About this RNA:
Predicted 3D model of a 69-nucleotide RNA (transfer RNA) from a Lachnospiraceae bacterium. The prediction has a mean pLDDT of 82.
[in-house]
RNA sequence: GAGAUCGUGGUGUAAUGGUAGCACGCUAGGUUUGGGACCUUGAGGCGCGGUUCGAAUCCGACGAUUUCG
Numbered sequence: 001g002a003g004a005u006c007g008u009g010g011u012g013u014a015a016u017g018g019u020a021g022c023a024c025g026c027u028a029g030g031u032u033u034g035g036g037a038c039c040u041u042g043a044g045g046c047g048c049g050g051u052u053c054g055a056a057u058c059c060g061a062c063g064a065u066u067u068c069g
Stems, first nucleotide, its partner, number of pairs: 001068007010024004018053001026042001028040003048060003
């Protein structure tokens, strides 16, 4: 210098341009003599800019990893 993959709650990981899910963790309650386990509930997220009626998805730049030179 060129190519490929990736960027989403605290962590990990899904989602054909049309309601952002799941698991663990955290809060509160139930259960228990108390704790753990279990049940119920709640909070907490799409890295940046652009295109589009509408973007996690398309485009660009940036960053990370990796391959080639």